[in-house]
RNA sequence: AAGAGUGUAGUAUAAAGGUUAGUAUAGUGAUCUUCAAAAUCAUUGGUAGGUGUUCGAGCCACCUCGCUCUUG
Numbered sequence: 001a002a003g004a005g006u007g008u009a010g011u012a013u014a015a016a017g018g019u020u021a022g023u024a025u026a027g028u029g030a031u032c033u034u035c036a037a038a039a040u041c042a043u044u045g046g047u048a049g050g051u052g053u054u055c056g057a058g059c060c061a062c063c064u065c066g067c068u069c070u071u072g
Stems, first nucleotide, its partner, number of pairs: 001071007010025004018055001027043005048064005
């Protein structure tokens, strides 16, 4: 430099274009316990950025950015 893939809570991951973006784990609080651990309950936190298509975009198109791989 060219080509391909990928980007969703702190981490791992789900979501036929459709009704509050879920689950696990972690964090916080509570219950239980003499105290703690475990367990149970509640709660916090997220679609890389921009533009477009669409009645509706995490999902489709384009550009940019980050990461990975391949070729030279």